Record summary: Two RNAs folded together computationally: RNase P RNA and transfer RNA, 398 nucleotides in total. Its mean pLDDT, the model's own confidence on a scale to 100, is 75.

[in-house]
RNA sequence: AAAGCAGACCGCCUUAUCGCUGUCACGCUCUGAGCGUGAUGGAGGAAAGUCCGAACACCAAAGUGCAGCAUAGUGGCUAACGGCCACCGUUACGCCCCAGGCGUGAUAGGAAAAGUGCAACAGAAAGUAUGUACAGGUAACGCUGUAGUGAAAUCAGGUAAACUCUAUGUGGUGCAAUGCCAUGUAAGCCAACGUUUGAGGGUUGCACGCCCGAUGUUGGUGGGUAGGCAGCUAGAGCCUAUCGGUAACGAUAGGUCCAGAUAAAUGAUAAGGGUCCCGCCUUGGCGGGAUACAGAAUUCGGCUUACAGGUCUGCUUUUUUU
RNA sequence: GGAACAGUAGCAAAGUAGGUCAAUGCACCAGUUUGAAGCACUGGCGAUAUAGGUUCAAAUCCUAUCUGUUCUACAA
Numbered sequence: 001a002a003a004g005c006a007g008a009c010c011g012c013c014u015u016a017u018c019g020c021u022g023u024c025a026c027g028c029u030c031u032g033a034g035c036g037u038g039a040u041g042g043a044g045g046a047a048a049g050u051c052c053g054a055a056c057a058c059c060a061a062a063g064u065g066c067a068g069c070a071u072a073g074u075g076g077c078u079a080a081c082g083g084c085c086a087c088c089g090u091u092a093c094g095c096c097c098c099a100g101g102c103g104u105g106a107u108a109g110g111a112a113a114a115g116u117g118c119a120a121c122a123g124a125a126a127g128u129a130u131g132u133a134c135a136g137g138u139a140a141c142g143c144u145g146u147a148g149u150g151a152a153a154u155c156a157g158g159u160a161a162a163c164u165c166u167a168u169g170u171g172g173u174g175c176a177a178u179g180c181c182a183u184g185u186a187a188g189c190c191a192a193c194g195u196u197u198g199a200g201g202g203u204u205g206c207a208c209g210c211c212c213g214a215u216g217u218u219g220g221u222g223g224g225u226a227g228g229c230a231g232c233u234a235g236a237g238c239c240u241a242u243c244g245g246u247a248a249c250g251a252u253a254g255g256u257c258c259a260g261a262u263a264a265a266u267g268a269u270a271a272g273g274g275u276c277c278c279g280c281c282u283u284g285g286c287g288g289g290a291u292a293c294a295g296a297a298u299u300c301g302g303c304u305u306a307c308a309g310g311u312c313u314g315c316u317u318u319u320u321u322u
Numbered sequence: 323g324g325a326a327c328a329g330u331a332g333c334a335a336a337g338u339a340g341g342u343c344a345a346u347g348c349a350c351c352a353g354u355u356u357g358a359a360g361c362a363c364u365g366g367c368g369a370u371a372u373a374g375g376u377u378c379a380a381a382u383c384c385u386a387u388c389u390g391u392u393c394u395a396c397a398a
Stems, first nucleotide, its partner, number of pairs: 001318010012273007020042009044293001048304002051302005056174004063208004068170005073087005088109001089107008110165002115163002117159002132147005178230004188221006200212004237256008274291007323394007332348003341378001350366005371387005
C1' cells in the first nucleotide's frame, strides 16, 4: 500500500423566491371561526417487515386448576424479552512447539436408562440381527481385529427444528384501544326463553368459583349515521463529563425540549458548491454523468431486511521499503 | 396503523403422519393415421415462490425474504 472478515459513525451543503403545517405574540373581523404580520419548530438509522417484549386503555373488584403456547449450557444486564454481554462446550477455516494450543467466525447448546416411534435404496443382516474371506487366540465357539454394502453393522449406537419427558414462564384484545359531545330515525317490528325455584350473558379454550341480570336476555329483520373533541406526545427521553465494571451496563453532576398531521403537513423552482465515477490533457484543469435505502400516524426497548459513497477501529493474508 | 391466510410446469390440481430424479388432465412438440385436416393412438418436453438451516434423506419440519388475497369505525 492492496484485498478480505467483524464492528461503529456519517450519509449531501449554502443563498434567494414562492408554498404547506404546529406553537406563541399582536392586529382586523366577529355568531362561529377565519384572515394578516412577526418570531420559532417541522421524517429515520432503518420511520420498513409486523418477528418479539413492555408501557397505557378496557373486559373486571379479584381468582384456582387443566389444556395450549413459549424458552432451554453457566452466570450477569434490563421495566421486560425469544434481546445484549462474558465464560464454557461443539464446530468451520488458518497457524503453531501438532496428546494439544492460539486466532477469526458460526451455533436452534436440557433429557435417548421414563416411554413410544423412524432409518428408503444398497447389503448376508438395520435388532434381540450377527453370513463370507483373512489373521490372532481357544478344548471349542463372532472370543478379538481387518476387508465388502451403507449416513449408521458386534454398541447403554444415531435421531427430540420426531411424538414426548424435565425445569421455568405465560389472561385476552388492541389508540380503528378507550372516554366525552353533537346530530337523528321507527331507540321500531317479529320470535324464543324467563321474571329470584335465575333464562341468558361475561371472564382466550374447558371446568370450578365469582359477577351482571327482571317493561330481562338472546337471535333475526329494518332504518339513521360515517361529524367533532380528547387520547396526541416531557419520555424506562437525549447529549456531555467523571467514577465503578473485562463487557453489556449502572451511579453522580451539568445541559437540553428536538413533528403531532387526519385523505393525511414537513415541499417546489433557480443558481453556486461538496463527494464519487468516466473520458481527454498531464504542476493543473476541461467536459459529461451520478448523488444511496427510502417517508412518521399511541409510545418505547430489541431482532431481521435494504443501502451509491465516505471515515475510523481490530484481526488475517499478500507485496514493497528500511 | 392493526389482524388473519396463501404460493407445485403455460393453465387446473394431487402428493404434506419426512423415504429419495414429484401422479394426473388440458395445452405444446414429434411420429402414426388422412386425398388434406379434425378426432384418436404412441412417445416426449416442462414444476415444489426464493434463500438458508435440521436430518443419512425435505414439496413435507424450522427461520428469514419476496409476491398475492381477506377483514377492520360510531350510537341505541
It holds a member of the Rfam family "Bacterial RNase P class A".